[in-house]
Notes
A computed fold for a 349-nucleotide part of an RNA from an uncultured bacterium, annotated as small-subunit ribosomal RNA, central domain.

Context: one part of a larger RNA
């Protein structure tokens, strides 16, 4: 490279948007560039293939035949393209009705920690296996009663919603984004995918001003222990919060890439729409969307998936090719640093 893979053995880019590229619904006419065919000419010899001969065979020779290609022109029109016309089911866009922690601002509250102040009151209080360090007679703890500050939003809470991921959870509002559902209207293939691109993207960390209760890496001190640079305890700085800018990784997990059809059932949940019954609460069936269980066929080394596929196809992209050496070294780009990304070989088993 060919084959042949990617839930868990190597192996789905964290996610999405989108040039260029590949792929692309129904009928119909045209073309005739792929495609398929006749003929013509080239396609040196030798090689190569197939026949038949000579050297006893082979190897090696001779000999007739043949290309594969290209190129001219003459035909076909099913499929690919291209071009003309049209379709309405894929795409979309209007009406109308719906849910929901889905995004950014702004404002507003309660519980509770801590701290200050203030009556009350007195030897204690905290903490763990037990303990001490530590608070505290300069009045702690407990409790009244005012007061200030950050931060997080108890119950409601659900294998329950929302979002492309990351992630989103007091509550009002403003401005916004995506979805469903119905039932017609309207456009006419506008469409999947997507190398490079460009945006987003927990935590932690980084720069600049802010902020700092409560947790807390470092540190300190106290146990524990043969040690104990840990688990336990006392405290405590960065941080955690905001506001701008950066970084660019996670077991960024369902370890499963996007998209489209098709392929047994049963049972919850959650959002809508019809029907049919009910005085009403409700009850039954259907039918779209999501989101769990169970379980057949199928696949699968198993295990386990199984209409939310790991089935059965088809498009497209990303990514593996025995361990280690190596999430590395040099280079390159990006970054303020910290590092990120892309990434080899020698050598060894």
């Nucleotide at each position: 490279u060919u084959g042949g893979g990617c839930g868990u053995a190597a192996a789905g880019c964290g996610a999405g948007c989108g040039c260029a590229g590949g792929c692309g619904g129904u009928u119909a006419g045209a073309u005739a560039a792929g495609u398929c065919u006749g003929a013509a000419g080239u396609u040196a010899a030798a090689g190569g293939c197939u026949g038949u001969g000579g050297c006893u065979u082979a190897a090696c020779c001779a000999u007739a035949g043949u290309a594969c290609g290209c190129u001219u022109u003459g035909g076909a029109a099913a499929c690919u393209g291209u071009u003309u016309a049209a379709c309405u089911u894929g795409a979309g866009u209007g009406c109308a009705a719906g849910a929901g922690g889905g995004g950014a601002g702004a404002g507003u509250g309660g519980a509770a920690u801590u701290c200050c102040a203030u009556g009350u009151g007195u030897a204690g209080c905290g903490g763990u296996g037990a303990a001490a360090u530590g608070c505290g007679u300069a009045g702690a703890u407990a409790u009244u009663u005012g007061g200030a500050g950050g931060a997080a939003c108890a119950c409601c809470a659900g294998u329950g919603g929302c979002g492309a991921a990351g992630g989103c959870g007091a509550u009002u509002u403003u401005c916004u984004g995506g979805u469903c559902u119905a039932a017609c209207a309207u456009u006419g293939a506008c469409g999947c995918u997507g190398a490079g691109g460009c945006u987003c993207g927990a935590a932690a960390g980084c720069g600049u001003g802010g902020g700092g209760a409560g947790c807390g890496a470092a540190c300190a001190g106290g146990a524990u222990u043969a040690g104990a640079u840990a688990c336990c305890c006392u405290g405590g700085u960065a941080g955690u919060c905001c506001a701008c800018g950066c970084c660019g990784u996670a077991a960024a997990c369902g370890a499963u890439g996007a998209g489209u059809g098709c392929u047994a059932a049963g049972u919850g949940u959650u959002g809508g729409g019809g029907g049919c019954u009910u005085u009403c609460c409700g009850g039954c069936c259907c039918u779209c969307g999501g989101u769990g269980c169970u379980g057949g066929a199928g696949c699968u080394a198993a295990c386990g998936u199984a209409u939310u596929a790991a089935g059965c196809a088809c498009u497209c992209c990303g990514c593996c090719u025995g361990g280690g050496g190596a999430u590395u070294a040099c280079g390159a780009c990006c970054g303020c640093a910290a590092g990120g990304u892309u990434g080899a070989a020698a050598c060894u088993c």
About this RNA:
The RNAcentral record of the full RNA draws on ENA.